Lysine riboswitch aptamer from Clostridiaceae bacterium OM08-6BH, 172 nucleotides, folded computationally.
The prediction has a mean pLDDT of 78.
The source organism's lineage runs through Bacteria, Bacillati, Clostridia, Eubacteriales and Clostridiaceae.
Its Rfam family is "Lysine riboswitch aptamer". Rfam describes the family as follows. Riboswitches are metabolite binding domains within certain messenger RNAs that serve as precision sensors for their corresponding targets.
Formats: sequence, C1' cells, structure tokens
RNA sequence: AAAAAUGAUAGAGGCGCGGGCUUCAUGAGUACAGACUGAUACAGGUCGGAAACUGUCAGUCAGGGAAAGGGAAUACCGCCGAAGAGAUCCGGACAUUUCCGAAGAAAGGAUUUCUGGUCUGCCGCAGAAGAUGUGUCAGACUGUCACAGGACUGUGGAGAGCUAUCAUUGGU
Repeated sequence: AAAAAUGAUAGAGGCGCGGGCUUCAUGAGUACAGACUGAUACAGGUCGGAAACUGUCAGUCAGGGAAAGGGAAUACCGCCGAAGAGAUCCGGACAUUUCCGAAGAAAGGAUUUCUGGUCUGCCGCAGAAGAUGUGUCAGACUGUCACAGGACUGUGGAGAGCUAUCAUUGGU
C1' cells in the first nucleotide's frame, strides 16, 4: 500500500415510497328527517337475559338533506425495507335506549416470512364503483452486483444488497 472482516457516517435508483392539512369531485338526491298508505306487537340490536320506551318494517310523494372510507390537485413533512402484504400473538374503538353475558371486531403493537423499483394484463380479495388499493402469475422497462463476451449486449442473484468515506482488527 492493496485485498479481507467488523462497525459508523453519507448517498444512488424514479411517473421512487409514505404521512397529515386545505380544496374539489364521487359517495348521493343515498342514509336520515317529514306527510300518507299498508303490515306487524310472544315485535323492535348478531344472540340470550333484565329494565325502560313505543315503536319497527315496506311502499308512494315532494324537495329538507348528510357523513365515513377510498380518489384527484397544489404546497408541506418524513424518507430509500422507503413501504406493502401474509401468518401467529397482544389489543379492544365500534355495534342497542340502559345494564349483564356471549360472539364479531377497527386503529395500534411484538415476532416471523415474502417482495430491488415502476408500468401493463387475466384472475382473487376489499370497495357504491368502469375509481382505487392489494395478492399470485405473466410480460415490458429500469437501477445495482457477479460472470461471459467486447463496449453495450447476454445470463444469473437479491436491498441483511450496492457505492463512497472514516475507524478498528488480524494476517500477507
């Protein structure tokens, strides 16, 4: 001095990823409220019990009339396992007029598995949905490393990767 191992810091990929605020469209002339008509009372919540209340369901009318989740746009914030999904466990908002019990169950958290990223397509799931999200598979593009050729092509791998810098270690 090079190479190797470990650790730290900083970066790259690109319609790059995610978050909340504001506005807009959709949701929807829907739910709900009102009037009328009809049905129903051993009825009215997912089920059971107790109490209280009188409602509950369906249709028609006109025009009173929402919201949530998801989506788009500008700017902002946090970032490059960014993030997403599956499994197991914890959790228990919510759902009825109140209470008790059972069942279901969102947000969030832990462990673990898979996926480098983007786009398109069939199918599945979620969703009001021809929006959108997500999963397997297939194809295309793209970045990175290794190998081979020869100068941008081919093949293959995966982010626990790759590049750069610094520190430490032992050996040549």
RNAcentral holds the sequence, with entries from Rfam.